[in-house]
RNA sequence: CGAGUCGGCCGGGCGGUCGCGUCGCUGGCCUGACAGCCGGCGUCGAGGAAAGUCCGGACUUCAUCGAGCAGGGUGGUGGGUAACGCCCACCCGGGGUGACCCGCGGGAAAGUGCCACAGAAAACAGACCGCCAAGCCGCAAGGCUCGGUAAGGGUGAAACGGUGGUGUAAGAGACCACCAGCGCACCGGGUGACCGGUGCGGCUCGGCAAACCCCACCCGGAGCAAGGUCAAAAGGAUUGGCCCUCGGGCCGGUCUGCGCGAACGGGUUGCUCAUCCGAUGUUCGCGGGUAGACCGCACGAGGCUGUCGGCAACGGCAGCCCGAGAUGGAUGGCCGCCACCUCCGUUGGAGGUACAGAAUCCGGCUUACAGGCCGACUCGUCCC
RNA sequence: GCGGGCGUCGUUCAAAGGCAGGACCUCAGAUUUCCAUUCUGACGAUGCCGGUUCGAUUCCGGUCGCCCGCU
Numbered sequence: 001c002g003a004g005u006c007g008g009c010c011g012g013g014c015g016g017u018c019g020c021g022u023c024g025c026u027g028g029c030c031u032g033a034c035a036g037c038c039g040g041c042g043u044c045g046a047g048g049a050a051a052g053u054c055c056g057g058a059c060u061u062c063a064u065c066g067a068g069c070a071g072g073g074u075g076g077u078g079g080g081u082a083a084c085g086c087c088c089a090c091c092c093g094g095g096g097u098g099a100c101c102c103g104c105g106g107g108a109a110a111g112u113g114c115c116a117c118a119g120a121a122a123a124c125a126g127a128c129c130g131c132c133a134a135g136c137c138g139c140a141a142g143g144c145u146c147g148g149u150a151a152g153g154g155u156g157a158a159a160c161g162g163u164g165g166u167g168u169a170a171g172a173g174a175c176c177a178c179c180a181g182c183g184c185a186c187c188g189g190g191u192g193a194c195c196g197g198u199g200c201g202g203c204u205c206g207g208c209a210a211a212c213c214c215c216a217c218c219c220g221g222a223g224c225a226a227g228g229u230c231a232a233a234a235g236g237a238u239u240g241g242c243c244c245u246c247g248g249g250c251c252g253g254u255c256u257g258c259g260c261g262a263a264c265g266g267g268u269u270g271c272u273c274a275u276c277c278g279a280u281g282u283u284c285g286c287g288g289g290u291a292g293a294c295c296g297c298a299c300g301a302g303g304c305u306g307u308c309g310g311c312a313a314c315g316g317c318a319g320c321c322c323g324a325g326a327u328g329g330a331u332g333g334c335c336g337c338c339a340c341c342u343c344c345g346u347u348g349g350a351g352g353u354a355c356a357g358a359a360u361c362c363g364g365c366u367u368a369c370a371g372g373c374c375g376a377c378u379c380g381u382c383c384c
Numbered sequence: 385g386c387g388g389g390c391g392u393c394g395u396u397c398a399a400a401g402g403c404a405g406g407a408c409c410u411c412a413g414a415u416u417u418c419c420a421u422u423c424u425g426a427c428g429a430u431g432c433c434g435g436u437u438c439g440a441u442u443c444c445g446g447u448c449g450c451c452c453g454c455u
Stems, first nucleotide, its partner, number of pairs: 001380010012338007020045002023042007047355001051366002054364005059223004064274001066273004071219005076090005091105001092103004106214002111212002113208003128153002130149003134145004161179006180204001182201008227295004235256009258287007265277003302321008339353006385454007394408004402438001410426005431447005
């Protein structure tokens, strides 16, 4: 200098002005008071993904977080974590010259199933061509029958070990040496997955479980429109007092909380058993109305800095900080200077600034993203 | 907020993991004086990115788009 790998960060800045939303203080109007309305001052006001809703939790609730079955999920080992399908480290396999990257990565000698086409044969092996012995026919070339064999040929993604030798009629782990692979035992290292070594064995056992299945572990359901408090309300139920022409009426308390119809069951997604709840009830169906106020709801598995432990993920301790909370839903416009990009008729001018936008909260994953910054490392070439 | 389903020629539908096929449309040829009908033939696709497998429309993961249901 060129090509590349990995990790982290920012994602327009400053000032002015107008406007919007939350909260605090405060002035005026109104009211018995609260609330409300109109102002003033101050404070805070989107994200790294707020997104997809793919996982995991917190929180709330259930007249069952009872049992079993079914169902779903995860799948090397060790660790981290509130938990996870996430993260870290390592092992094994694959890719790359390398930095490094990828892997749903348990079990195929429990069982079932599948392996198209080609090929003789696709899984208890078997034998098309070929090779060989014997018998028969033939003058011969050769042919037929019966048997042996799997070395060679050819097919395929895959053919029941590979190479060399002994042996044989031809051959073959039939036998031998080396190598590959499997199983068992032992030794050494490691917490472990696993790695290295020695010996023995039969000599050799195909692949697919992101096919059924088996094994191990995990999973109760619903979701902030969860759920709670308050107010109003026709009607209904119950109860106290008073009156009465004994039919009822008036006043008050408590409970329920739209109307109609149906069923006798139901327990907030399957089945069985157990158990529980229920007639002022439960479930189902149809029809209508309304989205009242407040809480939940912004201090949390929170952030920053330092230090200690750990290879790391992460954890302990100390100090400091408070950083959105709407409900027809705020976070924007303009001006000046600067930064960057694009275009033009180039001392300048014009336009623009990615992806996208909270809605109960948090930890992850994935996806979208103009441009820029920092750090660690690899390969190639050249120079000293 | 919760849940389910589907993406295949231009259109509408198929396809036990094994050569992606049918109908309509389009185009060309034949038939006809010409057109229509009819006959023959051709063109043309698995939403996208990875993985498992010898082999993927099919199985698995992610992503994009569309449709539906409950509240």
Molecule: RNase P RNA; transfer RNA
Organism: Acidimicrobiia bacterium